[in-house]
Context: one part of a larger RNA
RNA sequence: GAACGAACGCUGGCGGCGUGGAUAAGACAUGCAAGUCGAACGGGAUAUCACUUGUAGCAAUACCGGUGAUGUCUAGUGGCGCAAGGGCGCGUAACACGUGGGUAAUCUGCCGGGAAGUGGGGGAUAGCUCGCCGAAAGGCGAAUUAAUACCGCAUAUGGUUAGCGAAGGGAUCUUCGCGACACCAAAGCCGGGGCAACCUGGCGCUUCCUGAUGAGCCCGCGGCCUAUCAGCUAGUUGGUGAGGUAACGGCUCACCAAGGCGAUGACGGGUAGCUGGUCUGAGAGGACGACCAGCCACACUGGAACUGAGACACGGUCCAGACACCUACGGGUGGCAGCAGUCGAGAAUUUUUCUCAAUGGGCGCAAGCCUGAAGGAGCGACGCCGCGUGGAGGAUGACGGUCUUCGGAUUGUAAACUCCUGUCAUUAGGGAACAAAGUCCCCGGUUCACUGCCGGCGGGCCUGAUGGUACCUGAAGAGGAAGAGACGGCUAACUCUGCGCCAGCAGCCGCGGUAAUACAGAGGUCUCAAGCGUUGUUC
Numbered sequence: 001g002a003a004c005g006a007a008c009g010c011u012g013g014c015g016g017c018g019u020g021g022a023u024a025a026g027a028c029a030u031g032c033a034a035g036u037c038g039a040a041c042g043g044g045a046u047a048u049c050a051c052u053u054g055u056a057g058c059a060a061u062a063c064c065g066g067u068g069a070u071g072u073c074u075a076g077u078g079g080c081g082c083a084a085g086g087g088c089g090c091g092u093a094a095c096a097c098g099u100g101g102g103u104a105a106u107c108u109g110c111c112g113g114g115a116a117g118u119g120g121g122g123g124a125u126a127g128c129u130c131g132c133c134g135a136a137a138g139g140c141g142a143a144u145u146a147a148u149a150c151c152g153c154a155u156a157u158g159g160u161u162a163g164c165g166a167a168g169g170g171a172u173c174u175u176c177g178c179g180a181c182a183c184c185a186a187a188g189c190c191g192g193g194g195c196a197a198c199c200u201g202g203c204g205c206u207u208c209c210u211g212a213u214g215a216g217c218c219c220g221c222g223g224c225c226u227a228u229c230a231g232c233u234a235g236u237u238g239g240u241g242a243g244g245u246a247a248c249g250g251c252u253c254a255c256c257a258a259g260g261c262g263a264u265g266a267c268g269g270g271u272a273g274c275u276g277g278u279c280u281g282a283g284a285g286g287a288c289g290a291c292c293a294g295c296c297a298c299a300c301u302g303g304a305a306c307u308g309a310g311a312c313a314c315g316g317u318c319c320a321g322a323c324a325c326c327u328a329c330g331g332g333u334g335g336c337a338g339c340a341g342u343c344g345a346g347a348a349u350u351u352u353u354c355u356c357a358a359u360g361g362g363c364g365c366a367a368g369c370c371u372g373a374a375g376g377a378g379c380g381a382c383g384c385c386g387c388g389u390g391g392a393g394g395a396u397g398a399c400g401g402u403c404u405u406c407g408g409a410u411u412g413u414a415a416a417c418u419c420c421u422g423u424c425a426u427u428a429g430g431g432a433a434c435a436a437a438g439u440c441c442c443c444g445g446u447u448c449a450c451u452g453c454c455g456g457c458g459g460g461c462c463u464g465a466u467g468g469u470a471c472c473u474g475a476a477g478a479g480g481a482a483g484a485g486a487c488g489g490c491u492a493a494c495u496c497u498g499c500g501c502c503a504g505c506a507g508c509c510g511c512g513g514u515a516a517u518a519c520a521g522a523g524g525u526c527u528c529a530a531g532c533g534u535u536g537u538u539c
Stems, first nucleotide, its partner, number of pairs: 001539004006535005013387006019380002026343003030340003035080003040077002043074010054063003087298001089296001097222007106215002111211008119153001121151002129142005158184003163178006188203006224270003231261003236258008273295004277288004300321005323334004351377001353376003359373001360371004390420004400411004424480001426475005438461004442456005483528005488509003494523005504511002
């Protein structure tokens, strides 16, 4: 000198864009952060309409109920999602990360392309009803019911598995052709046309091939300190066989052998998430890894599996532990390192805000619902950038202050005064873009037709949190808006007074003991400026 997720002191007008728990991975009150589908299913509630048993009434009519249709809402079964998104950096010196490869050792829900199929049955169980236990959380029994829930059977394009042949390759092998025995599927829902038989469309479901995406595993190389750590190792190193996995493998096990690593630093100890990058520097290098992006790891602490395409699962399950809460003392409940917020520790870090309008995600045929992701607003000079605090004229160089050699000098065109301007702030009026989609109708194509799909500078309707904000126009009036540090040398900027090695200053050299440009105050000056200094850290 530059830089910072900074803090502290003094001061503080406006706007834009960023950024904000670095310490206790400490503990957490409260609210929200993952739901959705009634076009999978049986119930339940409710609204309207139609038909109708009954009761009251002479009747009109009123009411309880039943059936059906059309809607709306929904606890439960079922499907998909909850493994993403969001947070944090504890652990980890490791194939964790970066980079380049391998997988002839692998898997991949939803999505795209292609081929084939979707036949016929069964038994249950939630819910509901009844009974029982419990303070609660919750649980037990009986009866009964549905499905795209569950289980057999049929079919097998196809797949799996021996074998044969050909081609290829790097070996177990791969591809193609043939192929015995055996094994392996499925589910419906919503429309359109038709008198009907039936025809047809969409969304699904099953088997297989393939693509895409995502993931698993393996390897070469690279990146901290320490020898006041020199030897380390028994599933250890290799083999055979078996088990296990989607898959290779001591991954696990039985047996056999005695290997394997190490001064090119094994083993141990310390520290640490890694990277793209950031800061500095002419560069080489050094230091760092906030925000943003990729990967990894974690979710009160430790362990375990279940479900699933995918987890050994932040807002799932089980066990143990610590802590906290409820309790009828028998027993239960919880996990903010999600968004806000509270306490604590700390030099120190924000609102218990608005909206799903946009972008994206989940579910759904759709309408739509959910979304503390996201988009916005709020707070903080925390940072960067921009703007303003007025402009021109104005000398008897006023008053006051300071200094003085008492003549004057300086503050100083500075002020007053005159004439202007109108940025920002204030006030009045107007007032956005971000809106594409969606839905309804029309036209054309496809179709025997309908639905569906595709196309149309076709038409209508509807959708904005930010926000009456940005921006534009008008009004008024210099009116509301300057400080901080320094002035001995380094280093730009000097005098007076006070104090008297005292009080104090200080980054280094050093000032202060009676004329201090170095302390304190004042005037003046210099530098930067809505900031200026100090401290800390890095180069």